[in-house]
Molecule: c-di-GMP-I riboswitch aptamer
Organism: Gemmatimonadota bacterium
RNA sequence: CGCUGCUCAGAGCAAAUCCGCCGAAAGGCGGUGACGCAGAGCUACGGGGCUACCGCGGGCAACACCCGCCACCGCUCGCCGGGCCGCCAGC
Numbered sequence: 001c002g003c004u005g006c007u008c009a010g011a012g013c014a015a016a017u018c019c020g021c022c023g024a025a026a027g028g029c030g031g032u033g034a035c036g037c038a039g040a041g042c043u044a045c046g047g048g049g050c051u052a053c054c055g056c057g058g059g060c061a062a063c064a065c066c067c068g069c070c071a072c073c074g075c076u077c078g079c080c081g082g083g084c085c086g087c088c089a090g091c
Stems, first nucleotide, its partner, number of pairs: 002091004012037002018031005035078001041084003045081003048076003055069005
């Protein structure tokens, strides 16, 4: 340096749930709690998925309300891939 995660050590992260806060929502943050994770560290770059305040179209007497569509811009890196950085061990 490369490959691998069978073995060792010391650590690390934290799904669901419930509570609080933020958000229109998806979701996020903090606490709780461990389902799991060898990158479950960082990065929305490609694909996928989710949401739809606004907007557009339709229904309606109606600006209310309902339905549909819509993300270069919202969300997801614990969906997959790429990029960056990194611990231990084995070969």